[in-house]
A computed fold for a 101-nucleotide RNA from a Chthonomonadales bacterium, annotated as Bacterial small signal recognition particle RNA. The prediction has a mean pLDDT of 75. The model forms 93% of the base pairs in the Rfam consensus. NCBI's taxonomy places the organism under Bacteria, Bacillati, Armatimonadota, Chthonomonadia, Chthonomonadales.
């Protein structure tokens, strides 16, 4: 100096991985009356036995909040010597071959 393969870079898919938003799952919490349940006290009907309603308190939960590890969608990333592709690809590194000095 030509040909070619590879390695940096970049492009596209995919994957892994951090970050987010939602969901689902646990647990806590969470309704002065307008949720359930039991209903101290006192009310109310009865001659009586008894019944009725039904505040507070409890308890169990709805809406909703809060906390936490996992799993799903999604959405991003100057993540990764990850896979792939008759991909890009000015220049750098390198490795064969060829032909010349």
């Nucleotide at each position: 100096g030509g040909c070619u393969g590879g390695g940096c870079u970049c492009c596209g898919c995919g994957c892994a991985u951090c970050g987010g938003c939602a969901a689902g799952c646990a647990u806590c919490u969470g309704a002065a009356c307008c949720g359930u349940g039991u209903c101290a006290g006192g009310g109310c009907c009865g001659g009586a036995a008894g019944g009725c309603a039904g505040c507070a308190g409890c308890a169990c939960u709805a809406a909703g909040g809060a906390u936490g590890a996992c799993u799903u969608c999604c959405c991003g990333a100057g993540u990764g010597c990850c896979g792939c592709g008759u991909g890009a690809c000015u220049a750098c590194c390198u490795g064969g071959c060829c032909g010349u000095a």